[in-house]
Context: one part of a larger RNA
RNA sequence: AGUCUAUGACGGAUGACUUUGGCUAGAUAAGACGACGAAGGACGGGGUAAGCACCGAUAUGCCUCGGGGAGCCGCAAACAGGCUUUGAUCCGGGGGUUUCCGAAUGGGGCAAACCAUCACCGUUCAUACGGUGAUAUACCUGCGAUGAAUCCAUAGUCGCGGGGAGGCCAACCAGGAGAAUUGAAACAUCUAAGUAUCCUGAGGAAAAGAAAUCACAGAGAUUCCCCUAGUAGCGGCGAGCGAAGAGGGAAGAGCCUAAACCUCUGUCAUCGCAAGAUGACGGAGGGGUUGCGGGACCUCGUUGUGGGAUUGCCGGACGGUAGUAGAAAGGCCUGGAAAGGCCUGCCAUAGAGAGUGAAAGCCUCUUAUACGAAACCCGAAGGCACCCUAGAGGUAUCCCAAGUACCACGGGACACGGGAAAUCCUGUGGGAAUCCGGGCCGACCACGGUCCAAGGCUAAACACUCUAUCUAGACCGAUAGUGCACAAGUACCGCGAGGGAAAGUUGAAAAGAACCCCGGUGAGGGGAGUGAAAUAGAACCUAAAAUCAUAGACUU
Numbered sequence: 001a002g003u004c005u006a007u008g009a010c011g012g013a014u015g016a017c018u019u020u021g022g023c024u025a026g027a028u029a030a031g032a033c034g035a036c037g038a039a040g041g042a043c044g045g046g047g048u049a050a051g052c053a054c055c056g057a058u059a060u061g062c063c064u065c066g067g068g069g070a071g072c073c074g075c076a077a078a079c080a081g082g083c084u085u086u087g088a089u090c091c092g093g094g095g096g097u098u099u100c101c102g103a104a105u106g107g108g109g110c111a112a113a114c115c116a117u118c119a120c121c122g123u124u125c126a127u128a129c130g131g132u133g134a135u136a137u138a139c140c141u142g143c144g145a146u147g148a149a150u151c152c153a154u155a156g157u158c159g160c161g162g163g164g165a166g167g168c169c170a171a172c173c174a175g176g177a178g179a180a181u182u183g184a185a186a187c188a189u190c191u192a193a194g195u196a197u198c199c200u201g202a203g204g205a206a207a208a209g210a211a212a213u214c215a216c217a218g219a220g221a222u223u224c225c226c227c228u229a230g231u232a233g234c235g236g237c238g239a240g241c242g243a244a245g246a247g248g249g250a251a252g253a254g255c256c257u258a259a260a261c262c263u264c265u266g267u268c269a270u271c272g273c274a275a276g277a278u279g280a281c282g283g284a285g286g287g288g289u290u291g292c293g294g295g296a297c298c299u300c301g302u303u304g305u306g307g308g309a310u311u312g313c314c315g316g317a318c319g320g321u322a323g324u325a326g327a328a329a330g331g332c333c334u335g336g337a338a339a340g341g342c343c344u345g346c347c348a349u350a351g352a353g354a355g356u357g358a359a360a361g362c363c364u365c366u367u368a369u370a371c372g373a374a375a376c377c378c379g380a381a382g383g384c385a386c387c388c389u390a391g392a393g394g395u396a397u398c399c400c401a402a403g404u405a406c407c408a409c410g411g412g413a414c415a416c417g418g419g420a421a422a423u424c425c426u427g428u429g430g431g432a433a434u435c436c437g438g439g440c441c442g443a444c445c446a447c448g449g450u451c452c453a454a455g456g457c458u459a460a461a462c463a464c465u466c467u468a469u470c471u472a473g474a475c476c477g478a479u480a481g482u483g484c485a486c487a488a489g490u491a492c493c494g495c496g497a498g499g500g501a502a503a504g505u506u507g508a509a510a511a512g513a514a515c516c517c518c519g520g521u522g523a524g525g526g527g528a529g530u531g532a533a534a535u536a537g538a539a540c541c542u543a544a545a546a547u548c549a550u551a552g553a554c555u556u
Stems, first nucleotide, its partner, number of pairs: 001555009015541001016505002021476002023473007030465002033167001040101003043056003047079002051075002053060001062095006071083003106115002116135007137165001139163008172203001173201005183190001187236001213219002223250004233241002254457003257401001261286011291435001293400004297394004306388003311385004319377003323371003329344005345362002347351001353365003406430008416442001437452005492499002512540001515527004
């Protein structure tokens, strides 16, 4: 020095466990909150109080209405001191308080801190001081004042009053902007992709939506699923991209304006002595809403039947936000402990589950089942009001959405890359028709067919889950599962944007080791005691390896 054996130390793998953890899925609810000051914070509040949680100078809580029924003063022990059957703590509904910052909004500001003005109240002899309230901005709107080019006026400006807005928020939705990596085995058209990202706006869903649609038999708003179909097509015809009609399902719902015409009416202009007339620009009511064209207009006819998506009011079922009742077992044995074993029973609309000193239908909480709300939320049925609900014939005239359709040029969207390129959107320019009209049927033309643009609204089926409750798992089990089972977005790192951990387990019960000894009034240990166990002793279940120490044997 090494090998082996034994005993310890160190270490924390492994096994076991999973309460409060996480993941995934389903159901239901909700999808908000905010100038009545939010989300999120700062600072405070406890007898002792650093952290978390809770609360706000009424500060570990106040009032009230219900539930509940014996203990309580959070995690979290202890001391001190209190509360409670005159019903506390606790649970639920409603209310009150709610410092300062923050959209932050009186002004300013390096967020949580500074400085005001006005009114009223308190105080003071009077100031000072204190309290309460108001005082931001752009927008819309009413009134008033002022007032250009430009005479009147108008625009503008200023003031006073009223209204609503602002911010935040996980995903889903619509719109506006919009990459690159990548693929094409390079790369430029192309792809990735209208993706990521940014901005705006809204809702519980959004968007779309009642044919100027498809089609060639006919169908009859939209949306979603299956299929059509990786088809027809597009494509440096490369890589790739990629429909639609039909068919089968989910759901199902249709409506309102503009115009013509009628009635009433405002302002201005012209004419007029006036009454008034005409014109321009409007406003209100009726009428009207369609494509086997419809309506206005004229003639005749129609009044109670059917419907309504709630517009309002009444109505309040069911349900939600605390809860209540809830069956049935004893003995002996082993053991520290019985729920285990043996014997004999019982309940079951309850033998789901969890706990209890090991493994419990009958010990506890529950479970099946049956009940329950003063208050608040939700709001079904129903009722009243309200709204809609008529046609037939005639046809001279009138109306049927204009800088629109369409065309040219430049772009974009359509599965469609400019193509034979229709269709849709529009930057520039040009620019129709009104039913004897107009669009479409993939250049274009004819015939035929089909539909009626240039106004608007519209549930359901379809998307998502920051969140609440319940349920489930051939999901994880502490290097896993969320980054976090623990004072976790914490400690720590970074000027900052940002990055970001580790860390679960004594025991059934603290019974957490009185007392003695060594030692520095240590650390640590040895006795004693508790306990089933202390090699379960708090650095605490199990306790592997590496590593170290002591003793012995052997090898060199």
Notes: The prediction has a mean pLDDT of 83. A computed fold for a 556-nucleotide part of an RNA from a Candidatus Omnitrophota bacterium, annotated as large-subunit ribosomal RNA, domain I. The RNAcentral record of the full RNA draws on ENA.